RNAcentral holds the sequence, with entries from MGnify. A computed fold for a 392-nucleotide RNA from a soil metagenome, annotated as Bacterial RNase P class A. It matches the Rfam family "Bacterial RNase P class A". Rfam classes the family as a ribozyme. The coordinates come from a structure-prediction model, not an experiment, and the mean pLDDT is 76.
This record gives sequence, C1' cells and structure tokens, in this order.
RNA sequence: GAGUCGGCCGGACGGUCGCGGGGACCUCUUCGGAGGGACUCGAGGAAAGUCCGGGCUCCACAGGGCAGGGUGGUCGGCAACACCGACCCGGGGUGACCCGCGGGAAAGUGCCACAGAGAACAGACCGCUCCGUCGCCUCGGCGGCAGAGCAAGGGUGAAACGGUGGGGUAAGAGCCCACCAGCGCCCGGGGUGACCCGGGCGGCUCGGCAAACCCCACCUGGAGCAAGGUCGAGAGGGGACUCCCCGGAGUCCCUGCCUGAGCGUUCGAGGGCGGCCCGCCCGAGCUCGGGGGUAGACCGCACGAGGCCAUCGGCAACGGUGGUCCUAGAUGGAUGGCCGUCACCGUCGCCCUCGGGCGGCGGGACAGAACCCGGCUUACAGGCCGACUCGU
Repeated sequence: GAGUCGGCCGGACGGUCGCGGGGACCUCUUCGGAGGGACUCGAGGAAAGUCCGGGCUCCACAGGGCAGGGUGGUCGGCAACACCGACCCGGGGUGACCCGCGGGAAAGUGCCACAGAGAACAGACCGCUCCGUCGCCUCGGCGGCAGAGCAAGGGUGAAACGGUGGGGUAAGAGCCCACCAGCGCCCGGGGUGACCCGGGCGGCUCGGCAAACCCCACCUGGAGCAAGGUCGAGAGGGGACUCCCCGGAGUCCCUGCCUGAGCGUUCGAGGGCGGCCCGCCCGAGCUCGGGGGUAGACCGCACGAGGCCAUCGGCAACGGUGGUCCUAGAUGGAUGGCCGUCACCGUCGCCCUCGGGCGGCGGGACAGAACCCGGCUUACAGGCCGACUCGU
C1' cells in the first nucleotide's frame, strides 16, 4: 500500500415549556372512590421484510393411514429451526478466506439447442488398409469404380464411450503390456463420524442434468393477540320481598331479544380431529330469512428459554456456578418543541518547532415498539478498534 474476517458507536450536557407508565406519602370520603404527589422509567441494530423456528391461547379429552408440505455431508449446540459452531468432500482465490444446487443417474421417464457421421450400448464427413477390376506411368507409384475391414489420426461441438508410451496388425482398436486416472472387491492404519492414508487383486472403463419429474432417509395437526377471557348494556319473561291503596311503584334473584320456514331429538339433524378414508368422541338442537339491541370497560400486557459482571468446562457454538439489576406498554395511538454549550465530519483561510492550534461556512445516515422471544434477509451519512494475508 492492497485485501480478508470480526466487533462497536452512530451524538452528549444544561435550561425552559409540554407528554405516557409506575408512584412512597398526604388530604377528603356516601368506603364505590376523588384530589395532590416527592421520586422514578420511557423506541432499534435493524423496531423493517413476514422468510423460518418456538413460547402462549383456542379447537380439544384427541388415534391410525394416505396425500400435501419441509429438510438433505458428519458430529455437536439450542426450547426449536431451513439457524449457529467445528470438521469432511467439491469448487474459486497466490493467500488470509469465500461459496455449496452436498443422499440416488445400472428403479423408471425426460432433456442436452445449433454444429456434427454420431450426444449413450451412438457413429463414418475428411480419411487409413486389403482384395478384385479399369486406365496412366519412369522400376517405385498415381487416379476411378465396387466389396470387405478400422474408429488410432483430422474436423464439429460446452461435452464424442479413459490418458501417455510401447508391442502387435493388412491397417487399427485395452487386442496385449507398463505406468497413471477412474470404478469394483479385499486387507491394514487413523478418526465418534462424514472421510483420509497405504497395500493387493480385477475386468478394461456404459457422459451431463434430479434448483428436471422421480426414488430414498428424516421431520411435520390447524388457526392465530383482530388468539382468548371477565364484566357491563340489552328489547322482554318469571319468582321473592316491601310500600301504596285496588291503579301500581321500588329492590333483589333467575333466565334471556322477537318472529317465519325446513330438518332433527338415540332409527342421531348437526359438529370435532387442515384435505380424504377408517375409527373414536360430543350432541338437542341445527340451517336459512325478516325485525330489534349492543359496538363500552377491564384482563391478556410486560419477571422473561431475561440483561450485565466474574469464574470454571469446551477448539468453538454454548453450558455450569456465584453475584447483581428490573430497563416502554400506548390504544387514533406517548418520549416532543425552543435556546445555549461541547464533541464528530467535510471545506476554506491564517498561524506554527515535526505534533498541532485558531476562526468562518456547511453537514449529520437507515429509520418508530403494539403479545413476546431465538434466527435469517434487506437498508445505513460518518467514525473507531482488533486479528490475519499478500506485495514493497
């Protein structure tokens, strides 16, 4: 100087006015509560996306199978995961490191454009060789036709049915041999394992794509805080008690809006288990239409698979132990406005003994909780720290 990986900040302080939660304590109280209130807390690393996994709530006491969906190397971590860590294999990079579409192509089906003879038990365009025949010629030899043999050489292509060398052959070919690569089998060593290293034998060697359909292995109920729950209101009806004087009024309790049609009541309408089937369970009401009332208050709602510090174990992710802290909970939706000072960055000017100092002007990113948590992905002005690699 260039690069790779990881972590952090992303304004601070003071004053003033104004917000939301909690609130010791004080005053009043018809005991239902009302008023005041010191003090204290009050948006993020992504609060975003809604892509995964859960907690929680309900269906609900909730089974088996098929189908659907998801994942795809090994071993760990975790509540769990498609996440995280370490490692293996493959690919990229000089390297630090990065990426992964990481089980199966001899179970089956399908695709590989164009070019090319031929693209998976393929194939003869240019060619090579032998034999027959015809012509030419200067002994060698050259050219044409037909037949048989070849796939080693050349060409086409992203890719052509192993590579190099030798033998052999009419010419050739794993036809044979040596050494490799690959595949299969056996043995030894290392590793929890995926796999790695070494040795031996063998037939010679039938591509690629499964992020194509598919096969295999494993996992998997559904819906979601607008989940769900409590109270109140409610058109009427019934009962009890009291008062009043024959008309009613009040209080308390229970039940719950009125009406039409269809089906059904143990010979089971309807419902439940995401879809389907089986099985099981609940069940006296269910479905459609017309009219009427309510739309309110509270809970859920912030103590958590919680944060921070220390220490131990572990390569690490993470876990154990001890200590310490409580850190938004709104509901048309709070944390804001103004003033001042300082800090950071950029730029301009001046001074200066390298450092640096002074002054002016300007700038400040992405972006706002709404049940909560663990991840992943995306966005981000400016700045800081650490480790490692390469070059000089």